[in-house]
C1' cells in the first nucleotide's frame, strides 16, 4: 500500500430502517439485628463528520482506531 472483519453503557454482548435486548457492575427501595443472598424500580450507549429518508445503531461516502491475510 491492497483486502476482509470489527468499533454499541464502567465491563461483556445482541440488534430485519420506525419500540436502544440481556447479563455483570453502580444507584434507590424492600427483606435482615448488620452484611450477604434474594426481590422490585429507575438511570446510563451507538467512534467522528457529512449524505439518503417522513424516520438511521441499521443504508451510502470520507476520516480515525483495532485485528487477520496478501504485498
Nucleotide at each position: 500500500g491492497g483486502u476482509a472483519g470489527g468499533g454499541u453503557a464502567g465491563c461483556c454482548g445482541a440488534g430485519c430502517g420506525c419500540u436502544u435486548a440481556g447479563g455483570c457492575g453502580g444507584u434507590g427501595g424492600g427483606u435482615u439485628g448488620u452484611a450477604g443472598c434474594c426481590c422490585c424500580a429507575a438511570a446510563g450507549a451507538c467512534a467522528g463528520a457529512g449524505g439518503u429518508u417522513u424516520a438511521a445503531u441499521u443504508c451510502c461516502u470520507c476520516u480515525c482506531c483495532c485485528u487477520g491475510c496478501c504485498a